The RNA shown here (small-subunit ribosomal RNA) has 1411 nucleotides and comes from an uncultured bacterium. Its mean pLDDT, the model's own confidence on a scale to 100, is 81.
[in-house]
RNA sequence: AGAGUUUGCUUCUGGCUCAGGAUGAACGCUAGCGACAGGCUUAACACAUGCAAGUCGAGGGGCAGCGGGGGCGAAGCUUGCUUUCCCUGCCGGCGACCGGCGCACGGGUGAGUAACACGUAUGCGACCUGCCCCCCGCAGGGGGAUAACCGGGAGAAAUCCCGACUAAUACCGCGUAACGCCGCUGGGCUGCAUGGCCCGGCGGCCAAAGGAAGCGAUUCCGGCGGGGGAUGGGCAUGCGGCGCAUUAGCUAGUCGGCGGGGUAACGGCCCACCGAGGCGACGAUGCGUAGGGGUUCUGAGAGGAAGGUCCCCCACACUGGUACUGAGACACGGACCAGACUCCUACGGGAGGCAGCAGUGAGGAAUAUUGGUCAAUGGGCGCGAGCCUGAACCAGCCAAGUCGCGUGAGGGAAGACGGUCCUAUGGAUUGUAAACCUCUUUUGUCGGGGAGCAAAAGACGCCACGUGUGGCGUUCCGAGAGUACCCGAAGAAAAAGCAUCGGCUGACUCCGUGCCAGCAGCCGCGGUAAUACGGAGGAUGCGAGCGUUAUCCGGAUUUAUUGGGUUUAAAGGGUGCGCAGGCGGAAGAUCAAGUCAGCGGUAAAAUUGAGAGGCUCAACCUCUUCGAGCCGUUGAAACUGGUUUUCUUGAGUGAGCGAGAAGUAUGCGGAAUGCGUGGUGUAGCGGUGAAAUGCAUAGAUAUCACGCAGAACUCCGAUUGCGAAGGCAGCAUACCGGCGCUCAACUGACGCUCAUGCACGAAAGUGUGGGUAUCGAACAGGAUUAGAUACCCUGGUAGUCCACACAGUAAACGAUGAAUACUAAUUGUUCGGGGAAAAUGAACCCCUGAGUGAUACAGUGAAAGCGCUUAAGUAUUCCUACCUGGGGAGUAUGCCGGCAACGGUGAAACUCAAAGGAAUUGACGGGGGCCCGCACAAGCGGAGGAACAUGUGGUUUAUUUCGAUGAUACGCGAGGAACCUUACCCGGGCUCAAACUGACACAGGAAUACUUUUGAAAGGAGGUAGCUUUACGGAGCCUGUGUCGAGUGUGCUGCAUGGUGGUCGUCAGCUCAGUGCCGUGAGGUGUUGGCUUAAGUGCCAUAACGAGCGCAACCCCCAUCGCCAGUUACCAUCAAGUCAAGUUGGGGACUCUGGCGAGACCGUCGGCGCAAGCUGUGAGGAAGGCGGGGAUGAAGUCAAAUCAGCACGGCCGCUACGUCCGGGGCGACACACGUGUUACAAUGGUAGGUACAGAGAGAAGCAAUGCGGCGACGCAAAGCGGAACCUGAAAGCCUGUCUCAGUUCGGAUUGGAGUCUGCAACUCGACUCCAUGAAGCUGGAUUCGAUAGUAAUUGCGCAUCAGCCAAGGCGCGGUGAAUACGUUCCCGGGCCUUCCACACACCGCCCGUCA
Repeated sequence: AGAGUUUGCUUCUGGCUCAGGAUGAACGCUAGCGACAGGCUUAACACAUGCAAGUCGAGGGGCAGCGGGGGCGAAGCUUGCUUUCCCUGCCGGCGACCGGCGCACGGGUGAGUAACACGUAUGCGACCUGCCCCCCGCAGGGGGAUAACCGGGAGAAAUCCCGACUAAUACCGCGUAACGCCGCUGGGCUGCAUGGCCCGGCGGCCAAAGGAAGCGAUUCCGGCGGGGGAUGGGCAUGCGGCGCAUUAGCUAGUCGGCGGGGUAACGGCCCACCGAGGCGACGAUGCGUAGGGGUUCUGAGAGGAAGGUCCCCCACACUGGUACUGAGACACGGACCAGACUCCUACGGGAGGCAGCAGUGAGGAAUAUUGGUCAAUGGGCGCGAGCCUGAACCAGCCAAGUCGCGUGAGGGAAGACGGUCCUAUGGAUUGUAAACCUCUUUUGUCGGGGAGCAAAAGACGCCACGUGUGGCGUUCCGAGAGUACCCGAAGAAAAAGCAUCGGCUGACUCCGUGCCAGCAGCCGCGGUAAUACGGAGGAUGCGAGCGUUAUCCGGAUUUAUUGGGUUUAAAGGGUGCGCAGGCGGAAGAUCAAGUCAGCGGUAAAAUUGAGAGGCUCAACCUCUUCGAGCCGUUGAAACUGGUUUUCUUGAGUGAGCGAGAAGUAUGCGGAAUGCGUGGUGUAGCGGUGAAAUGCAUAGAUAUCACGCAGAACUCCGAUUGCGAAGGCAGCAUACCGGCGCUCAACUGACGCUCAUGCACGAAAGUGUGGGUAUCGAACAGGAUUAGAUACCCUGGUAGUCCACACAGUAAACGAUGAAUACUAAUUGUUCGGGGAAAAUGAACCCCUGAGUGAUACAGUGAAAGCGCUUAAGUAUUCCUACCUGGGGAGUAUGCCGGCAACGGUGAAACUCAAAGGAAUUGACGGGGGCCCGCACAAGCGGAGGAACAUGUGGUUUAUUUCGAUGAUACGCGAGGAACCUUACCCGGGCUCAAACUGACACAGGAAUACUUUUGAAAGGAGGUAGCUUUACGGAGCCUGUGUCGAGUGUGCUGCAUGGUGGUCGUCAGCUCAGUGCCGUGAGGUGUUGGCUUAAGUGCCAUAACGAGCGCAACCCCCAUCGCCAGUUACCAUCAAGUCAAGUUGGGGACUCUGGCGAGACCGUCGGCGCAAGCUGUGAGGAAGGCGGGGAUGAAGUCAAAUCAGCACGGCCGCUACGUCCGGGGCGACACACGUGUUACAAUGGUAGGUACAGAGAGAAGCAAUGCGGCGACGCAAAGCGGAACCUGAAAGCCUGUCUCAGUUCGGAUUGGAGUCUGCAACUCGACUCCAUGAAGCUGGAUUCGAUAGUAAUUGCGCAUCAGCCAAGGCGCGGUGAAUACGUUCCCGGGCCUUCCACACACCGCCCGUCA
């Protein structure tokens, strides 16, 4: 000193939370010792028991008890002793009693108290003070009682009554008496007032006690009066310290006076009379809370919080009241009365007060022993010894706090065992830790020694003198305690835990769990790989403690004096006037209140700070030192303030001009609207997105004329003007307010702001009375809609208007309080003044003043923005209002106002960790701009209707294996399900198994081949044949059994993954941690703008300059040409040859094939354009503006798909979720959808004839050809591993027929007969022939494809493959169109911009109701 938390990100505002310190604490776990301090915070609740205040015999009378003496008697005997009884106060003493002093201290508690209770500083000229100290003086002489005791009585008791006796330092007269007190009075001095002091005179009044020692003198202790001191108190006053104004008025002894009473003393303290005051916004009164201070905690400080222990003061003593005694009390362990409670009782009556020390119960989370001693310190009494002292000093209990010590130290690597983790033959960690070796012994244990605290006083003895003091010596006295401390002994021995480990915040892994159990101070963890839960290992922190909880301060500048704010985050009152208050222009003089300085008093001690010292150290204790504040005093005079004298610039007055929708009242005006009357006129009008309600043949709407009514004032009109704000707009008049300019005549600071107050205050609303044309809440109807208590339409009441009176609020906004001064510029406009010029009409130009706008420097601000006569700047300065997280809530309640509606003031409980401002980047919008795409449009052909094929859903089933599901699943994985495949179902088998067959052990046998039987098969059970080597044990090899390693799974998780492909999208974008610039920052710029392009393609502009991945190009195919090379291709020339034929020789020309090159670049010309580029019936060219097609798919998005292609983490199964076999299923079928095929026909079908391809495959193959069969095909078979053989296209063309029909269309379905493949075509193959001949006559809403060699149409080939459900997929050629005006709309996309409360990003967010 900060940190976490709002967001996708940023910045600000702002709350919440944490890290620190503290405590009279409590709880959990744990616990070795000591020192010092501490210990009912709750029930001022109730208390058993003991103790806590007595003492004095040197005041007194006495003698119950104790001891001693004396005496009479009795007993025993040792004849002078013992015991005992009685008498005797004679002595020591002493219960009770009289008397003195004390009991008002000490100790406890904090209920009450907001008060002169406390603190501080003063005053008392208005007072008291026992014991103590000093001084002066006095003590003469008498008297009467009373308790105890004794006698009697009442009562249960407590206690009381009667009678008689007696004493005092008890009580009472008398005498004496002033420097005392009181009254009258003379003089002097003095004070802030009443007054005070001093020197006098006269009169009156008041005292006393004795005791002890001594032979005595005398001494000591006491007594009384007065004065002084000290100490302790009493009273008064200034200032200070609390919450609520949702407590605003309080007060009759109240305030004052005069006179009395009372008191120690002043005083309405009390009383009589008189007056009517007193307190209060500077907070009275009321209510709530509370003992106050020194101090304590915290804090850098200022502050904030607290008041336990210790000290001071106060108050209280069961509750309330009262006085008595006394120097002192209205009295904790005194009295009386009342009350509540408890106890005793013979029921008549009595007793009691722990907030003293212990202790008990209760309450509570919670707080100790019914201990010891007066040794010390202190107190009471006493001459003293001494007695008393739960004050005090000690001890006991409690980790409840602070401080100190210990639980060992050094060495020791096989880095042991064990544990944990991992990439696991091994490594890491626990860890020098342990073991082991050496050493030490604090504390504890045992043994021994052993303090200080003790000084006095007293007693005894001696000495000195001032004769009751001092000195010396001796003696006496220790609760704590045989404690502290010291010495010795044995022995590492007896002594470590607690919390935490996701971030904040130091410290990480494994297992378990699976939004469960749980954690959590905040953010937040946990839904199968949790460093956040629980356990373990390890680590971190502190340590005899550690955590948790509670509370206080801090951090929090988050109440801001130091030290905050108010345009948009919470926050400027709606506006003005203005009392109190606060603040205030220039010059001079003076005072000294504020201010500053010196000095003095006080500020108790303890505490805190600084410096020393003592306990072994420290805590602790002791000593020295330091002070804000308050009071007094002496000065200073700048500033503020007071008084006073001036001034004119602030403010105001005056004179002269000026502008204006400022206000009030009255009058007038035209247009429009509605209505009335009349005319013309006829069928609709009106209204809407479209309609309807409504109006209209009883004549509407429209139109003309006349009339009536009320309300509002078109144009001008503006970024205009005026006003304090609200607000103000036709014209005229009257009255009236404010403002500006010029002049500088007058006053002379008269000013600014303003709580309370007063006034004004839009619209709506209220009351009374008018008025009512329009519009129009409520209401009615019609529509819209799922509904529509709305938006739209037709009507329509209150209201809208006027007068008077209320109300008093608005996003009453510039969301910006008022005033003064200052601080670069530029420019517009309104109203004045002056100048120049011009000149009669102004305009224009310059200067100046007052308003009102724009841009913008400095500055400021979180930013957006603000930014000079208009600040959100500066310096100020002043005043006032307001704010302190969101919600609850501007709600409740109280009060005030109001006729009401309602307004003003204005909470809390509870709840959340945010709510919010500004800006940024995206995404989105039924926002905008630009652009593109078979996106629409235009045109062609389809799908959706039929039948069939195929896939999917659903249903069914023993099973119909699994996956794919908007686009981007659905002829998809599958480019071949009859068995196999196959993962599914049923049934039958196997279990080291189908693989390695690895290691070991045991048993047996070569391996292997053939075969029997059983069985659906797999499998089971047999049989026959059949080795090498050897040291004869065995080994090689194989089989079986057991164990181990392992292995296996199409079981789960595509949301743990790799890889791969899909989609946006072949869309033109995506980035930069480069350099620079802008911004506090996120971020921006670059990448935007203009033009252009298929393109972020390029050009120009430009705080940007560049770069990367994409685009394009480079690659392949096709189109043209050239070169090279020619066999199986070709055949022009030459030759041969055939019915014909490149058939043959040959050729390298052509076609073609295979390589290598050329060519196209807007290059050229015209036009447009700055350029890039665009354009043209252009030229040339095979090809022209990317020539056509393919491959190539940026950053990313969809937790999109796939664990069943493969790989792989984790989890799961192991005589089964593995594996083998037979059969079945994946092919089911009411139905729904997708993709296709064939059609519905004449642009056709059918029959015959006839022409032309390309690209491919082929040996378990393709097969010419021949023969057989109607045919599928069969038999035989040349050729071909291929430019050679297979190899023949179809539509087309020609001819015939059919003639619009369910047909010579269509071919499903079904029956029969076959062919082929295959172990096997029943479930479940394809093909052929004959027969049968279904639906279907062009397809609803809707929807798909494609822009040229394309669509459409037509055949051919290939992969998979025994065969094939292929009408699918992938290729190939043949024939070969139509249309595109254009970008308004639908879909998708790109760029720019904009709103936003979205960011999981519109499939978002979010409101209400119901459950």